RNAcentral holds the full RNA, with entries from MGnify.
This is a predicted structure of a 582-nucleotide part of an RNA (large-subunit ribosomal RNA, domain I) from a marine sediment metagenome.
Rfam family: Bacterial large subunit ribosomal RNA. Rfam links the family to the GO terms structural constituent of ribosome and ribosome.
Model confidence (mean pLDDT): 81 of 100.
Context: one part of a larger RNA
């Protein structure tokens, strides 16, 4: 210097562990906010930097209700206190809630400056304080100034509309594809949207939407290149239908004509009145709502009671009130509330059964010998526990607040069938058309359906649209008004479980003072870091030294080579120490 072998050191990898995580299932919640929110800033404790709780009433108050002996948070220790007259703690309700921040009296460089008006404390008066009002838009009502309701601004996906990309794919690239994606914008539910045929369909029928499964990678589309890509029919979830508009009647306001005998006063006779009449608009009621056309008006049939009612008498009809019978209601169909029971939820309660006996630090291991079980789910306890602890199975509860269902009270409603086919009604700047563009699986194409920016522009059932250019014939449906639960998407938040999901370079960026520390003008970016032991019993005294380093005895413990730089404790790497070679 070099091999071995043995001892350390440094080192933190491996194994063992879980407090955190990751996915996913069932349930529940599906919103908060001008009554001030999410978010923060500053404070609050006897000692208090952080985290947590709170607000100047500040680790907190009142207050109902659970529990049961200790308690003053994470977190010790000291002080000093509360507590069976029930503290701490766990639920319900309620009070306070500083300042910013939609931020809303003005301002503004967010936690700040400054105000004005009305009450009010105080003073001799000012100064100084307190409460209270004083943003903008909409909307109603009073009246020109106000009052009284609304909005707003957060929030994780999910959903609806508006706008709308490129990297890349075509092995280049322009049409295309990516992709109506990522993003911006707006709104809105707990779901969104769709939705009760101007649909399919095919000579048979079907009967609103949505969702799955199939049809199917089929027909089809496509520089027919990359790609892109359905629909009925069929099985399933689930089921639920309705309101208007118009013609007509009627009330009532405006307005336009009209005229001196009519026309009127609902309708029939008869009386009586005398200019009350007519059209058009508007509003508001009743009345209709369909496609084997449907209504309206006309004619006729039939059909609970009992009052009213008009210029007057009668007659039938209307019309309006009760009553009776029938129905239906809170999601849609018209709408509003309590009340009662019942179940859930927000706190908690009862809950079987074991002993010895030696080893061990320690028994749940073993060995002998019991026993429960609607309970042998699971965690804990000094090693593996059905009978020690929590708890499992199965019972039992709620002053106060919530949900949800049920019933009652409540509330609405109530004619119906034929004839006739003259009369009027059936959603207009639509529909269809030309031009240009977009959606449709479908790239202007034989391109039909669907929306429009822009130019003409119809018909009312002897009407209209649709069946994938068009035309006939036929079949089918009824547009240009309007609501609708379920079935479906989703999880930021509770609660219960599950795991051929991780187990501290892993799993989340974050097991720990983590979106902290640190960088960055700034958006923004982004860590490391878990483990003593069963119990601190965490080494009292002593001795080396310059030592609040280190270390040696003595104690403690099973163990200190478990000493806190603490579990095991590998390598690489640095020592000693013996042995052999050089």
């Nucleotide at each position: 210097g070099g091999u071995a072998u043995a001892u350390g050191g440094c080192g933190g990898a491996u194994g063992c562990c879980u407090u955190g995580g990751c996915a996913c299932a069932g349930a529940g919640a599906g919103g908060c906010g001008a009554a001030g929110a999410a978010g923060g800033g500053c404070g609050u404790g006897g000692u208090g930097a952080a985290c947590u709780a709170c607000g100047a009433a500040a680790a907190a108050c009142c207050u109902c209700g659970g529990u049961u002996a200790g308690c003053u948070g994470u977190a010790a220790a000291c002080a000093a206190g509360c507590u069976u007259u029930g503290a701490u703690c766990c639920g319900g309700g309620g009070g306070u809630u500083c300042c910013c921040g939609a931020a809303u009296g003005g301002g503004g460089a967010a936690a700040c400056c400054c105000a004005u008006c009305u009450u009010u404390g105080u003073u001799a008066a000012u100064a100084c304080g307190a409460a209270g009002a004083u943003a903008u838009u909409c909307g109603u009502c009073u009246u020109u100034a106000g009052a009284c309701g609304g909005a707003a601004g957060c929030g994780a996906a999910c959903c609806u509309g508006g706008g709308g990309a490129a990297g890349u794919g075509a092995a280049c690239c322009a049409u295309c594809a990516u992709a109506g994606u990522a993003c911006c914008c707006a709104g809105a539910g707990g779901a969104a949207g769709a939705g009760a045929a101007a649909u399919c369909a095919a000579a048979c029928g079907a009967g609103a939407u949505u969702u799955c499964c199939u049809u199917a990678g089929u027909a089809g589309c496509g520089g027919c290149g990359a790609g892109c890509g359905a629909a009925a029919c069929g099985g399933a979830a689930a089921g639920a239908g309705c309101c208007u508009a118009a013609a007509c009647c009627g009330u009532a306001a405006a307005g336009a004509u009209g005229u001196u005998a009519a026309a009127g006063g609902g309708c029939a006779g008869g009386u009586c009145c005398g200019u009350u009449g007519u059209c058009u608009u508007u509003a508001c009621g009743g009345g209709g709502u369909c496609g084997u056309g449907g209504g309206a008006g006309u004619c006729g049939g039939c059909c609970g009671g009992a009052g009213a009612u008009g210029a007057c008498c009668u007659g039938a009809a209307g019309u309006c009130u009760c009553c009776a019978a029938a129905g239906a209601g809170u999601u849609a169909c018209a709408a509003a509330u309590a009340a009662u029971u019942a179940u859930u939820c927000u706190a908690g309660u009862c809950g079987a059964a074991u002993a010895g006996u030696g080893u061990u630090g320690a028994a749940u291991a073993a060995c002998u010998a019991a026993c429960c079980a609607u309970a042998g789910a699971a965690g804990g306890u000094g090693g593996u526990a059905g009978u020690c602890c929590u708890g499992u199975a199965g019972g039992c509860g709620a002053a106060a607040g919530a949900a949800u269902a049920a019933u009652u009270a409540c509330u609405c409603u109530u004619g119906u069938c034929g004839a006739a086919u003259u009369u009027c009604c059936c959603g207009a700047g639509u529909a269809a058309c030309g031009c240009g563009g977009g959606a449709c699986a479908c790239g202007a194409g034989a391109a039909a359906u669907c929306c429009u920016g822009u130019g003409u522009g119809a018909a009312u059932c002897u009407g209209g649209g649709u069946g994938g250019a068009c035309c006939a014939u036929c079949a089918u449906c009824c547009a240009a008004g309007g609501c609708u639960a379920a079935a479906u998407a989703c999880u930021a938040c509770u609660c219960u479980g599950u795991g051929a999901c991780c187990g501290a370079u892993a799993g989340u960026g974050a097991a720990c003072u983590a979106g902290u520390a640190c960088c960055g003008u700034g958006a923004g970016g982004g860590a490391a870091a878990g483990g003593u032991g069963a119990a601190a019993a965490g080494u009292a005294c002593c001795c080396c030294u310059g030592u609040u380093a280190g270390g040696g005895g003595c104690g403690u413990g099973a163990a200190a080579u478990a000493g806190a730089a603490c579990c095991u404790g590998a390598a690489a790497c640095c020592a000693u120490a013996u042995a052999c070679c050089u």